[in-house]
Molecule: c-di-GMP-I riboswitch aptamer
RNA sequence: CUGAUAUAAGGGCAAACUUAUCGAAAGGUAAGGACGCAAAGCCAAGGGUCUAAGGUUUGUUGGUUGGAUUACACAGAUCUGAUAAACUAUGAUAGCCGGUUGCCGCA
Numbered sequence: 001c002u003g004a005u006a007u008a009a010g011g012g013c014a015a016a017c018u019u020a021u022c023g024a025a026a027g028g029u030a031a032g033g034a035c036g037c038a039a040a041g042c043c044a045a046g047g048g049u050c051u052a053a054g055g056u057u058u059g060u061u062g063g064u065u066g067g068a069u070u071a072c073a074c075a076g077a078u079c080u081g082a083u084a085a086a087c088u089a090u091g092a093u094a095g096c097c098g099g100u101u102g103c104c105g106c107a
Base pairs, nucleotide, nucleotide: 002107003106012037013036017032018031019030020029021028022027035095041100042099043098046097047096048093049092050091054088055087056086057085058084059083060082061081062080063079067074
């Protein structure tokens, strides 16, 4: 330098879950805790996945405006509140793939 990850030693990380906290959520952080991991170190540029606050579209419903009528009833249009669905990342995930760096021993 290259290759593989069968083995030894010393170690390392920490899923679920619990508590606290941040966040609209997905999820993050800290402590406890270990399912696992040879890159479970680092990177959100690429693919995938998760979420949908905000945005867009559509439906329902209320208000506003307003045509019309003797009155009641009733059509259309504007703006807007509530609510439901679909789409959407600028959010998240590196313990999905990917990229990148790298310890010990072995050949």